[in-house]
Context: one part of a larger RNA
RNA sequence: UGUUAAUUUCCUGAGGGGAAGGAUUGUCUAGUACGAGAGGAACGACGGCCCGCAGCCUCUGGUCGACCGGUUGUCUGACAAGGCAUUGCCGGGUAGCUACGCUGCACGCUGAUAAAGGCUGAAAGCAUCUAAGCCUGAAGCAGCCCCCAAAAAGAGGAAAUUCACGAGUUCCCGUAAAAGACGGGUUUGAUAGGCGGGGGAUGCACGCACGAAGGCUUCGGCCGACGUGUUCAGUCCACCCGAACUAAACA
Numbered sequence: 001u002g003u004u005a006a007u008u009u010c011c012u013g014a015g016g017g018g019a020a021g022g023a024u025u026g027u028c029u030a031g032u033a034c035g036a037g038a039g040g041a042a043c044g045a046c047g048g049c050c051c052g053c054a055g056c057c058u059c060u061g062g063u064c065g066a067c068c069g070g071u072u073g074u075c076u077g078a079c080a081a082g083g084c085a086u087u088g089c090c091g092g093g094u095a096g097c098u099a100c101g102c103u104g105c106a107c108g109c110u111g112a113u114a115a116a117g118g119c120u121g122a123a124a125g126c127a128u129c130u131a132a133g134c135c136u137g138a139a140g141c142a143g144c145c146c147c148c149a150a151a152a153a154g155a156g157g158a159a160a161u162u163c164a165c166g167a168g169u170u171c172c173c174g175u176a177a178a179a180g181a182c183g184g185g186u187u188u189g190a191u192a193g194g195c196g197g198g199g200g201a202u203g204c205a206c207g208c209a210c211g212a213a214g215g216c217u218u219c220g221g222c223c224g225a226c227g228u229g230u231u232c233a234g235u236c237c238a239c240c241c242g243a244a245c246u247a248a249a250c251a
């Protein structure tokens, strides 16, 4: 743009795609059937393991340039607190993401058939599964599950509305994300931030007090790495709960 009034919402499903399973092995069947013996199955049932597919993060690991701690050089006059040096380097590490981790991945049923097997049955008084008609019948075909789908030109259907409804945006966000789109919220509110609590990470903060190897000394004392206590501290959080303080106001 089209679909022959427009807008909004909800459907149908021609057609298309996915298909989620597969291999191997053990036990029972069974030392049975079979076989003179030697040997030695299967149908079926229940397990293991591997590959593949889908999902997830409780556990085990990985990552974690959020965060916490240690530490070197240098700079901010000193302390404290910090900047820079690949995140300076190192030790840990929640959420999230993830595999090396966890979970699941039946049996089948229905319909129409193939080869094939049949019923009835003439042409052809018999016979004949076939000519009319009918019944069975496969890991195959179609469906039962999931997704897309009215541009399916045979361009579908239903409802509402008829010029102000409706939708979108502006605003706060993230179960989403390249831009659009998608999803949630907008005071009748927990959407985001901040705050409080829970849970968690790191590992015992600053300051002060006491101690202290040793050094210096005018012999009065001064300096002092570090240690102990205060202190399961301090700092921080992507998770959960609470709570309108701030922003989603009015328009």
Base pairs, nucleotide, nucleotide: 005162006161007160008159009158010157011156015148016147017146018145021051022050024048025047026046027045028044034039052105053104054103055102056101060099061098062097063096067092068091069090070089071088072085073084074083075082076081108144109143110142111141116136117135118134119133171185172184173183174182191247192246193245195242196241197240198239199237200236201235202234207230208229209228210227211226214223215222216221
Record summary: Large-subunit ribosomal RNA, domain VI from Euryarchaeota archaeon SCGC AAA252-I15, 251 nucleotides, folded computationally. Its mean pLDDT, the model's own confidence on a scale to 100, is 81. The full RNA is in RNAcentral, with records from SILVA.